[in-house]
Molecule: transfer RNA
Organism: Promethearchaeota archaeon
RNA sequence: GGGGUCGUGGUCUAGCCAGGUGUGACAACGGGCUCCAGACCCGUUUAUCGUGAGUUCAAAUCUCACCGACCCCA
Numbered sequence: 001g002g003g004g005u006c007g008u009g010g011u012c013u014a015g016c017c018a019g020g021u022g023u024g025a026c027a028a029c030g031g032g033c034u035c036c037a038g039a040c041c042c043g044u045u046u047a048u049c050g051u052g053a054g055u056u057c058a059a060a061u062c063u064c065a066c067c068g069a070c071c072c073c074a
Stems, first nucleotide, its partner, number of pairs: 001073007010026003020057001028044005050066005
């Protein structure tokens, strides 16, 4: 220098091909239960979906550029 895969809450992760309310688990917080705690049960909170732009009525999803991680070729 060229090519490929990936980037989503505090952590991990589904959704992307085929645009239409962002999923689940863990964690945290509150409550129940318990002599207390753990476990268990119920509830609540946290995402401008890496950044910017474009297309569209509508973008996590399609297009382009850039940033970052990993891999391959030279």